[in-house]
Molecule: transfer RNA
Organism: bovine gut metagenome
RNA sequence: GCUUAGCUCAGCUGGGAGAGCAUCGGCCUUACAAGCCGGAGGUCGCAGGUUCAAUCCCUGCAG
Numbered sequence: 001g002c003u004u005a006g007c008u009c010a011g012c013u014g015g016g017a018g019a020g021c022a023u024c025g026g027c028c029u030u031a032c033a034a035g036c037c038g039g040a041g042g043u044c045g046c047a048g049g050u051u052c053a054a055u056c057c058c059u060g061c062a063g
Stems, first nucleotide, its partner, number of pairs: 002063002006021004015052001023039005045061005
């Protein structure tokens, strides 16, 4: 210094959790791929604290 979706990562001067790839469905095709459209997928490492409210601030722990 890092830990956020299966993988790679955004998200910050606290209030809606997201992108790409992958995956599933549809369109297209004789078929597959590519392309287009849509969906699903997350106790935000764990436990506390502060706060009306924490991925975000503070402490400890784990890797």